[in-house]
A computed fold for a 143-nucleotide RNA from Pseudooceanicola endophyticus, annotated as FMN riboswitch aptamer (RFN element).
The model forms 97% of the base pairs in the Rfam consensus.
The prediction has a mean pLDDT of 76.
The sequence was found by an Rfam model in a public genome assembly.

RNA sequence: CGGCGUUCUCAGGGCGGGGCGGAAUUCCCCACCGGCGGUAAGCAGGCCCUCCUGCAAGCCCGCGAGCGCUCCCCUCAGGGAGGUCAGCAGACCCGGUGCAACUCCGGGGCCGACGGUCACAGUCCGGAUGAAAGAGAGCAGGU
Numbered sequence: 001c002g003g004c005g006u007u008c009u010c011a012g013g014g015c016g017g018g019g020c021g022g023a024a025u026u027c028c029c030c031a032c033c034g035g036c037g038g039u040a041a042g043c044a045g046g047c048c049c050u051c052c053u054g055c056a057a058g059c060c061c062g063c064g065a066g067c068g069c070u071c072c073c074c075u076c077a078g079g080g081a082g083g084u085c086a087g088c089a090g091a092c093c094c095g096g097u098g099c100a101a102c103u104c105c106g107g108g109g110c111c112g113a114c115g116g117u118c119a120c121a122g123u124c125c126g127g128a129u130g131a132a133a134g135a136g137a138g139c140a141g142g143u
Stems, first nucleotide, its partner, number of pairs: 005139006016030004032122001033112002035063004042055005058110002066088002068085001069082005092108005114126003
């Protein structure tokens, strides 16, 4: 510098109350929820320092499923493959502390695929008994 294992297991939470209405867990008011890896001045433990370990961000950096796209099968409907390939793929400020904070503390905000629906969905139903970021364990190999 280039290439790169294998098997198994695991891997998402949330509409409670009220209002309008013929009809809404979809609208309105009050609520509720927060995947995975990284980063870290917080917390805890290793008696203490150094140092180490564990946990710690929805909106900081990335990733994921999904939509789309391309190709294939197909009369259609639909199905399969690719896996970022056109493209979509959310969202944060203020104050404080401090050498240093978009991470700590305080306050106030904001966001949430696609299809369905007697009425517009982060929370209901569906694709999904799926897929998957990744986590763990075993085996194999290397140093």